[in-house]
Context: one part of a larger RNA
């Protein structure tokens, strides 16, 4: 010099940032991925057409018996619009966010290759979207269950499911030209046969569907070269190496299956064993080099423990599923339910690390045609000197060198212009008063922070200095008090009766809102 620090004394402010390195220890509670009604059936509510009944205010008529008008009410049916939504159904929960257990490996860097591939929304271009079926959950009904939940019948739609119809520049196998390459081989063409697509919705503007083929993005694989320690670890390996054929894969490949050969890898360190996520970077250091890998970015693993596979473009999926383990819960014992290494909080563990906050105003994400709804990402605030800047804690004059302290050779010297006090100044500080930017280029609307920063008046030295050393290394010295005792101590070494080394007081250094000590790396 540095630090994601911690202790110990002390503490005023602001900006900008950092904050469980330990138990990937278990976790109560809230809240972290939902949206779409312009896919679709219903369901409930309000309003409005048009009707049926029910009782019946008012008014007319009377032979007082009653008749006729029919206003507002209440119930059922029906039409139209309209909110809301539990279900089907679309697109997202593979992004974002966490951790750093594993991994010493094509997992990381760096470079190269795929003539071995894969790509949802997005962009361009070509060409389509015809006519049909046959369920299903909502829902009703009955039925079991303590709960979770679950069975049976009946009904109903769709951008939900299935054929058919069209179709190639797709794709599949035949034959064939032409042309290219680093080898398997590619790339264009022509013939035949074969096999496949579709879906609508609206406010009529759009918006979406199939197929093709381009492009971007994104991913996967495979190779060169680099990537701690221990030989007190010298051998190791049967799917092991190659081959042939199958079969999987988006794909190449012992990936994996059967046959066949007996290889493969090692002193240029295999295997074993320990240790670690790698990286841009960050710290020292003149530099080479050491060291580390918090925070920011970028890959890679994980997601209570070990499997698995489903769905999908895309996961073997962190807040999906299924099984098994442990564990915590519920339970009518028949059985069911949970997964904080998201964000807050809680025990725990430790020397030690914050708030169960505020909004979606900004950015940017997910649905939607939009309004908009989510969004604990993210912007803010709140908490700590945990770090770095930055300011302030007064400026000027002011000798009688005051009092008081300490020291003394008793004459003095120091503290010390420091203090009093006189003039002033208000950073900062309370109070008032005004008060953004951040909000987006028609206009208006929209701001958690926040009446905040920021301006201005006003009061008034007023509201703020500690720490650690003074024996040499190393700025800084005296007095008492102790007597190898208390004690210091980085190292050397103080200290056994006149200690600059203990201890306490004055005095002085060095630093400052910090000083110091302790650990750790250079």
């Nucleotide at each position: 010099g540095a630090c994601g620090a911690a202790c110990g004394c002390u503490g005023g402010c602001g900006g900008c940032g950092u904050g469980c390195c330990u138990a990937a220890c278990a976790c109560a509670u809230g809240c972290a991925a939902g949206u779409c009604g312009a896919a679709c059936g219903g369901a409930a509510c309000u309003u409005c057409u048009u009707u049926a009944a029910a009782a019946g205010a008012u008014u007319u008529c009377u032979u007082c018996g009653g008749a006729a008008u029919g206003a507002a009410u209440u119930u059922g049916a029906u039409u139209a619009a309209g909110u809301u939504u539990a279900g089907u159904g679309g697109c997202g929960g593979a992004c974002g966010g966490g951790u750093g257990a594993g991994u010493a490996a094509c997992g990381c860097g760096u470079g190269a290759g795929u003539a071995a591939c894969c790509u949802g929304c997005c962009u361009c271009u070509a060409a389509g979207a015809g006519g049909g079926g046959a369920a299903u959950a909502a829902c009703a009904u009955u039925c079991u269950g303590a709960a979770a939940a679950g069975a049976a019948u009946g009904c109903u739609a769709a951008u939900a499911c299935c054929g058919c119809a069209u179709a190639a520049c797709a794709u599949a196998u035949a034959u064939u030209u032409a042309u290219c390459g680093c080898a398997u081989g590619g790339u264009a063409g022509a013939u035949a046969u074969a096999u496949c697509a579709a879906a609508g919705a609206u406010u009529u503007a759009u918006c979406g569907c199939u197929u093709a083929g381009a492009g971007a993005u994104g991913g996967a694989c495979u190779c060169g070269c680099g990537u701690c320690c221990g030989a007190u670890u010298a051998g190791u390996u049967a799917g092991u190496u190659g081959g042939u054929g199958a079969g999987g894969u988006a794909a190449c490949g012992g990936c994996u299956c059967a046959c066949c050969a007996a290889g493969a890898c090692c002193g240029c360190g295999a295997u074993c064993g320990g240790u670690a996520g790698c990286c841009g970077g960050a710290c020292u250091g003149a530099g080479a080099g050491g060291u580390u890998g918090a925070a920011c970015g970028g890959c890679c693993a994980c997601a209570u423990u070990g499997g698995g596979a489903c769905u999908g473009a895309g996961a073997c999926a962190c807040g999906g599923c299924c099984c098994a383990g442990a564990c915590u819960c519920c339970u009518a014992c028949g059985g069911g339910a949970g997964g904080c290494a998201g964000c807050a909080g809680u025990g725990g563990g430790g020397g030690a690390u914050a708030u169960u906050g505020c909004g979606c105003a900004a950015u940017g994400g997910g649905g939607g045609a939009a309004a908009c709804c989510c969004u604990g990402a993210c912007g803010c605030a709140g908490c700590a000197a945990c770090g770095c800047c930055g300011c302030g804690u007064g400026a000027a004059g002011g000798a009688u060198g005051a009092a008081g302290g300490u020291c003394u050779u008793c004459g003095g010297a120091u503290u010390g212009u420091a203090a009093a006090c006189u003039u002033c100044u208000u950073u900062u500080a309370u109070u008032a008063a005004g008060g953004a930017c951040g909000a987006a280029g028609a206009a208006a609307g929209u701001g958690a922070c926040g009446g905040u920063a920021c301006u201005u008046a006003a009061u008034g030295a007023a509201u703020a200095a500690g720490c650690u050393c003074c024996g040499g290394c190393u700025a800084a010295c005296u007095a008492c008090g102790u007597g190898c005792c208390a004690g210091c101590a980085g190292c050397c070494g103080c200290g056994g009766u006149a200690a600059u080394a203990c201890g306490u007081a004055g005095g002085g250094a060095g630093c400052a809102a910090g000083c110091g000590u302790u650990g750790u790396c250079c």

The prediction has a mean pLDDT of 84. Predicted 3D model of a 522-nucleotide part of an RNA (small-subunit ribosomal RNA, 5' domain) from an uncultured bacterium. The RNAcentral record of the full RNA draws on ENA and SILVA. Its Rfam family is "Bacterial small subunit ribosomal RNA".